[in-house]
Context: one part of a larger RNA
RNA sequence: UGACGGGGGCCCGCACAAGCGGUGGAGCAUGUGGAUUAAUACGUCACUAACCGUAGAACCUUACCCAGACUUGACAUCCUCGGAACUCCCCUGAAAGGGGGAGGUGCUUCGCAAGAAGAGCCGAGAGACAGGUGUUGCAUGGCUGUCGUCAGCUCGUGUCGUGAGAUGUUGGGUUAAGUCCCGCAACGAGCGCAACCCUCACUGCCUGAUGCCAGCAUUCAGUUGGGCACUCUGGCGGAACUGCCCGGGUAACCGGGAGGAAGGUGGGGACGACGUCAAGUCAGCAUGGCCCUUACGUCUGGGGCUUCACACAUGCUACAAUGGCCGGUACAAAGGGUCCCGAAGCCGCGAGGUGGAGGCAAUCCCAAAAAGCCGGUCUCAGUUCGGAUCGCAGGCUGCAACUCGCCUGCGUGAAGUCGGAAUCGCUAGUAACCGCCGGUCAGCUAAACGGCGGUGAAUACGUUCCCGGGCCUUGUACA
Numbered sequence: 001u002g003a004c005g006g007g008g009g010c011c012c013g014c015a016c017a018a019g020c021g022g023u024g025g026a027g028c029a030u031g032u033g034g035a036u037u038a039a040u041a042c043g044u045c046a047c048u049a050a051c052c053g054u055a056g057a058a059c060c061u062u063a064c065c066c067a068g069a070c071u072u073g074a075c076a077u078c079c080u081c082g083g084a085a086c087u088c089c090c091c092u093g094a095a096a097g098g099g100g101g102a103g104g105u106g107c108u109u110c111g112c113a114a115g116a117a118g119a120g121c122c123g124a125g126a127g128a129c130a131g132g133u134g135u136u137g138c139a140u141g142g143c144u145g146u147c148g149u150c151a152g153c154u155c156g157u158g159u160c161g162u163g164a165g166a167u168g169u170u171g172g173g174u175u176a177a178g179u180c181c182c183g184c185a186a187c188g189a190g191c192g193c194a195a196c197c198c199u200c201a202c203u204g205c206c207u208g209a210u211g212c213c214a215g216c217a218u219u220c221a222g223u224u225g226g227g228c229a230c231u232c233u234g235g236c237g238g239a240a241c242u243g244c245c246c247g248g249g250u251a252a253c254c255g256g257g258a259g260g261a262a263g264g265u266g267g268g269g270a271c272g273a274c275g276u277c278a279a280g281u282c283a284g285c286a287u288g289g290c291c292c293u294u295a296c297g298u299c300u301g302g303g304g305c306u307u308c309a310c311a312c313a314u315g316c317u318a319c320a321a322u323g324g325c326c327g328g329u330a331c332a333a334a335g336g337g338u339c340c341c342g343a344a345g346c347c348g349c350g351a352g353g354u355g356g357a358g359g360c361a362a363u364c365c366c367a368a369a370a371a372g373c374c375g376g377u378c379u380c381a382g383u384u385c386g387g388a389u390c391g392c393a394g395g396c397u398g399c400a401a402c403u404c405g406c407c408u409g410c411g412u413g414a415a416g417u418c419g420g421a422a423u424c425g426c427u428a429g430u431a432a433c434c435g436c437c438g439g440u441c442a443g444c445u446a447a448a449c450g451g452c453g454g455u456g457a458a459u460a461c462g463u464u465c466c467c468g469g470g471c472c473u474u475g476u477a478c479a
Stems, first nucleotide, its partner, number of pairs: 001479002003476003007473007015463002019426005026317008034308002042053002064303007073129001077128002079125005086103007107118004131292002134290003140286002142281003145277001147275001152191006158167003171182003197269004202238005208232001211228001216225002241263001244257005319419001323378007335366003340359002345354003385416001390411007432455007
C1' cells in the first nucleotide's frame, strides 16, 4: 500500500421488511447430469453452466457411428498434354463411385484460305500444395460474461517521506453520481458520472390517394365529387433551465408552490472507467506451436444427435364458480408479404381443398385480437374441472414423415383438490392477467426467443437482521 475481520462509523441497492404473483408437489415441453448405446457429435458447470452456442437435428444441417467409395482431392494458385463450352445414352451400384459409347462447336487476335495462338471452361497427368469442427482459450487476436450504471481509477507539476509511498482523492455539507459547494500544500488534468444519440409524452411549420358530413352534394359503405380543419404519416423546429415565487441554508443544495403536456436526471433505450476471475470461446471468424496427410482429408447410403430406472434446471397447462361451456356483440398496437401474402365465392363437421380478386403494399392480404360486455347453461362433484395417454379415421409440407414432423375429427379420458424443507420475480402503466406479430423456416416438435398493444393492482413503518456494494477508520503473525 492492499486484502481480510462472526472490528467500528456513515451511506446505497426489490438486499431485508411491507405487499402481489410464482417455483419446490402433478402431467407435459425443453435443457443438463447420469445410465445406456455401434454412435447417442462438441463446448458451457456457484452467483456469471443447464429453452445456453442452436433465430428451426426427418435427408441436408452434421462435426458422431456403420457400410460403400475417392485420391492433386469437394475448394485456391501454378505447369504439361488433350479436348476445348456443353448435351445425351448404355452396363454395374443403395447412392457416391466404377466401366463404356455418341453428338457437338462458339469468343478474341493473326491469316485470302488451310490453320495457328490466346481468354473463360472441361478432362488426363506430374508435383509444389490443398484440406483437417484434429490438439493447445495456460501461446494468442477479436468478441463476450461478471463485479457493475457500482462511483470509482489515474496522471503532470509541486510538497512531504531515507524508501515503499503519501498528499491531491482526506475533512464539513450535498447529490443518483469523485455531482456540486466550502475548507485545506496543494494546483491542474485525463478515463469514468452527467450531457451530446435513439424513442415515448405536448406543440408550430411543411407533407396530403390515411383521416373527415367537421361544412356541402352523393352512397349499402369516406363509396364518389370535393376539401387538408381535425385524427394521422414522416421530416425540420420549439418546449424544462431549479428559469419564477415562498421558506431554510455562508454556499452547493433541500422542502413547498405557481404556471405547464411534462418537472427537479420527465419515462424507456443505446452507452459499461483502471481492472478482477490464467472466467468463456482455437466449433463463428482470425491466428503461433504441435499433430494427420490413399488419410484425423473428401463423397455417398443408412443410422445417431429424438435412447430412459433415475436426478437437477427453465417453462407450459392445470387443480376450477371473480370459473368451464354455448350463442351474440365490441375496442388495439407493432409487424410480415413476389418461387410471396392470398380476399370473395364454392366443397368439407374440421384440419384443409378449390378458386383466383387485389397487393412489390399508409391502398390488397396475413386478420379473428383475446381478456371484455350481453344472454343462457352447469351447482361444488374429481365434476360440463383438468387435459396427459392410447385407439381409429383423415389433412398438409416435403424425393421421403418407420426410427423421428405438425394439424383435424371421433372415441379414450390419467395425475392433479393449491403443493415439505426451501426458494424466485416485481416499486407503476410496474406486477399480475389477456391476446397479436416477427425472425429462423419446405414443414415443425415455439409451451422458446425478440417485439407489440389491451385490462390493470397492492405495499414500502423502517435499515436491527440476511445478501451484494461504496467511503472513512481500526487490528493483523496474511500478500